This is a predicted structure of a 101-nucleotide RNA (SAM riboswitch aptamer (S box leader)). The sequence was found by an Rfam model in a public genome assembly.
């Protein structure tokens, strides 16, 4: 990096440095942001995919290896259904773990 399997309307932030962007990419909206954006450290936490423990299955825990910690993966977009300013579900595309190459 390409693939496979799962999930993705739950949850959870302070503090110090710094200092204009930011919400993956394109587009089109919304929004967040000198009451401090992104980023870096530090501490906390959150979740329960592997792992470990509780004997084992449920379950439970949360030590260990990831993740996360504004808004649904913020929302649409492309298809298809409806009762068609809207509503449902799909698909792409994206995170994430977990095998496997």
């Nucleotide at each position: 990096u390409a693939c496979u399997u799962a999930u993705c309307c739950a949850g959870a932030a302070a503090g110090a440095c710094u200092g204009a962007g930011g919400g993956a990419g394109u587009a089109g909206g919304c929004c967040c942001u000198a009451u401090g954006a992104a980023g870096u450290c530090u501490u906390a936490g959150c979740a329960a995919c592997c792992u470990g423990u509780u004997a084992c299955c449920a379950a439970a825990u949360a030590a260990g290896g990831u993740g996360c910690u504004a808004a649904a993966u913020c929302c649409u977009u492309c298809c298809c259904g409806u009762c068609u300013u809207g509503c449902g579900g799909g698909a792409c595309a994206g995170a994430u773990a977990a095998g496997a190459a």